[in-house]
RNA sequence: GCGGGUGUAGUUCAGGAGUAGAACGUCUCGUUGCCAACGAGAAGGCCGUGGGUGCGAAUCCCAUCACCCGCU
Numbered sequence: 001g002c003g004g005g006u007g008u009a010g011u012u013c014a015g016g017a018g019u020a021g022a023a024c025g026u027c028u029c030g031u032u033g034c035c036a037a038c039g040a041g042a043a044g045g046c047c048g049u050g051g052g053u054g055c056g057a058a059u060c061c062c063a064u065c066a067c068c069c070g071c072u
Base pairs, nucleotide, nucleotide: 001071002070003069004068005067006066007065010024011023012022013021018055026042027041028040029039030038048064049063050062051061052060
């Protein structure tokens, strides 16, 4: 220098056009003498960044950034 992959909640990951979910974690409540476990509930992300297409974009297209792999 060229090609490819990944980037979504605190963490690990789903979701591949119709306004984002799970598990674990955190907080509150219940059960218990206390803890754990169990049950119920809540908070927490506009999806790496900037553009484009489209009625509508996490999703499609372009550029760019970070990390990883391959080639030279």
Transfer RNA from a Pseudomonadota bacterium, 72 nucleotides, folded computationally.